THF (Tetrahydrofolate) riboswitch aptamer from uncultured Faecousia sp., 92 nucleotides, folded computationally.
Taxonomically the source falls in Faecousia (Bacteria, Bacillota, Clostridia, Eubacteriales).
The coordinates come from a structure-prediction model, not an experiment, and the mean pLDDT is 84.

RNA sequence: GAGUAGAACUAUCGCGUUAAGUACCGUCGGAUGGGAGGUUGCCGGCGGGCGAAGGAACGUUUUGGCGUUCCGCGGUGAUAUUUCGCAGCCGC
Numbered sequence: 001g002a003g004u005a006g007a008a009c010u011a012u013c014g015c016g017u018u019a020a021g022u023a024c025c026g027u028c029g030g031a032u033g034g035g036a037g038g039u040u041g042c043c044g045g046c047g048g049g050c051g052a053a054g055g056a057a058c059g060u061u062u063u064g065g066c067g068u069u070c071c072g073c074g075g076u077g078a079u080a081u082u083u084c085g086c087a088g089c090c091g092c
Base pairs, nucleotide, nucleotide: 001092006084007083008082010080011079012078013077014076015074016073017072024048025047026046027045028044029043030042034090035089038086054071055070056069057068058067059066060065
C1' cells in the first nucleotide's frame, strides 16, 4: 500500500399512501479485509412505544365506492455506477 461488513449521491424498476416500510427502545442470535478474533459499526427474530401528504384526470357505478393513468409524499425496498470505508494481531 491493496482488500470487509457497510455508508452517501445519482439512475432505473418497485412498494406503501385503505400505513406497511423506515426510524427509536429492550432482548436474543448471526455475519463481517487473506486467517483467527472482535464492536460503539451491520443484519435478522421476538416484544414495546410513537407516527404520516395527498391530489388531479378518465372510466365505471348500486352515487357508498371501485379501476386505470399521471404528479407528489415516505428519515420506503432492490439493483448498478462512483466516492468513502476494519482500532489491534498474523499474513499478502